[in-house]
RNA sequence: AGUCGAAGGAGCCAAACCACCCGCGAGGGUGGGACGGAAAGCCGCGGAUCUCUCGGUCGAGAGACAGCCGGGUUGCCGAC
Numbered sequence: 001a002g003u004c005g006a007a008g009g010a011g012c013c014a015a016a017c018c019a020c021c022c023g024c025g026a027g028g029g030u031g032g033g034a035c036g037g038a039a040a041g042c043c044g045c046g047g048a049u050c051u052c053u054c055g056g057u058c059g060a061g062a063g064a065c066a067g068c069c070g071g072g073u074u075g076c077c078g079a080c
């Protein structure tokens, strides 16, 4: 430096659900809580899905989602 994640160790993140707050909504924040995760770190760039608005009802616009799949970028431990 590259490939990989079988076994082990240290740490990290935190689904559902609950409480409070924010948002018309999808959803988000904080705390509790762990189903899981080697990028479940970061970036809405492509697609999917979801919401709202508009109209001529299948289109346009504005959003949500990084824990749906790709892509970009950085990176822990271990094996080879």
Stems, first nucleotide, its partner, number of pairs: 002080004012037002017032006035067001041073003045070003049064007